[in-house]
Molecule: Bacterial RNase P class A
Organism: Isoptericola chiayiensis
RNA sequence: CGAGUCGGUCGGACGGUCGCGUCGGCGGUGCCUCGUGCACCGUCGCCGAGGAACGUCCGGGCUCCGAAGGGCGAGGUGGUGGCUAACGGCCACCCGGGGCGACCCGCGGGAAAGUGCCACAGAGAACAGACCGCCCGCGUGCCUCGGCACGCGGGUAAGGGUGAAACGGUGGUGUAAGAGACCACCAGCGUGCCCGGUGACGGGCACGGCUCGGUAAACCCCACCUGGAGCAAGGUCGGACAGACUGUGUCGGAGGGCGGCCCGCCCGAUUCUCCGAGGAGAAGCGCAGUCGGGUAGACCGCUGGAGCCCUGCGGCGACGCAGGGCCUAGAUGGAUGACCGUCGCCCGCGCAGGGGUGACCCGGCGCGGGAACAGAACCCGGCGUACAGACCGGCUCGUCCG
Numbered sequence: 001c002g003a004g005u006c007g008g009u010c011g012g013a014c015g016g017u018c019g020c021g022u023c024g025g026c027g028g029u030g031c032c033u034c035g036u037g038c039a040c041c042g043u044c045g046c047c048g049a050g051g052a053a054c055g056u057c058c059g060g061g062c063u064c065c066g067a068a069g070g071g072c073g074a075g076g077u078g079g080u081g082g083c084u085a086a087c088g089g090c091c092a093c094c095c096g097g098g099g100c101g102a103c104c105c106g107c108g109g110g111a112a113a114g115u116g117c118c119a120c121a122g123a124g125a126a127c128a129g130a131c132c133g134c135c136c137g138c139g140u141g142c143c144u145c146g147g148c149a150c151g152c153g154g155g156u157a158a159g160g161g162u163g164a165a166a167c168g169g170u171g172g173u174g175u176a177a178g179a180g181a182c183c184a185c186c187a188g189c190g191u192g193c194c195c196g197g198u199g200a201c202g203g204g205c206a207c208g209g210c211u212c213g214g215u216a217a218a219c220c221c222c223a224c225c226u227g228g229a230g231c232a233a234g235g236u237c238g239g240a241c242a243g244a245c246u247g248u249g250u251c252g253g254a255g256g257g258c259g260g261c262c263c264g265c266c267c268g269a270u271u272c273u274c275c276g277a278g279g280a281g282a283a284g285c286g287c288a289g290u291c292g293g294g295u296a297g298a299c300c301g302c303u304g305g306a307g308c309c310c311u312g313c314g315g316c317g318a319c320g321c322a323g324g325g326c327c328u329a330g331a332u333g334g335a336u337g338a339c340c341g342u343c344g345c346c347c348g349c350g351c352a353g354g355g356g357u358g359a360c361c362c363g364g365c366g367c368g369g370g371a372a373c374a375g376a377a378c379c380c381g382g383c384g385u386a387c388a389g390a391c392c393g394g395c396u397c398g399u400c401c402g
Stems, first nucleotide, its partner, number of pairs: 001398010012343007020048002023045009032035001050373001054384002057382005062230004069263004074226005079093005094108001095106004109221002114219002116215003131160002133156010168186006187211001189208008234300004243291008255267003270283006307326008345370007353362003
């Protein structure tokens, strides 16, 4: 200097004029129910969008379902150890794969519980298989002794072929020809032991038989986790209306409650009349439903938090502890905008300079143009996605100079 890789910060600044929103101070006007009342005006002051506010993909806080248990189902996660309120997040490590490397990737438990699938090709795709071959025997024909061709039977899976993948690899013994049939070494698997590590796992030794495919982001099995609904949650105040009808239940039990199901548990709507004494009727009430009418207002929830900043200590790290400091929108057809000037940033063109032994590096002036993704709506921790441009740092590889 170039290329790469990992992490972090910012996302224009200043000034002026006018204009916005909540809250607070001061002053004024009006109304009224005469009260720390309501509305409006003026003036002054504090504060006023993000790093993603987007996606709505996870986890929570909070609210309601009166209390709530067991089982099934359903859903989620999936190496180990940590962090955290929690998570499917983050940190470190292990194993596997990619890369020269820094680093990156992983739906990372189980295929020996079971079921399914592996197209086409191929003899055969999981306890499979004989197409071409190789060997032996018999028969026929030919033939210059050897031998050759064809057919049938038996043996074989080492060689060739098919395929993404063919039931271990190399070398040898052995055989009629072969074959883990046997042997040496290797890989894999199993068993036992030793060492290191919290652990996943890593390293080593011995023995063993000869080797038992892939796929679970296929169904499934195993381990762990999980009530539901959601701020349009929910609550307070105020206001308005117009009820009519049907079915069913009503002191034992309709209906309801934590849902999809089952069990268990809990809540749960009244009296009167008549009579032949167990039935009937009535009003009211509970539940389910049909038709019709009214209301949609104000306030709370709503911003002080698992909060932010600085310093020190501990930890490889995520993060934790201690001390100090700070208060930073709360709107509700929904606020922060418009204009001007200067500077800064980026791109292009032109002009002339400076530094260094060198490879190379730095700034100035003029003209023209440009500036991303994107707007809180209960809040917070994550993940994913979008993003013009600028800056800082660590590491890897390559080249050049001294």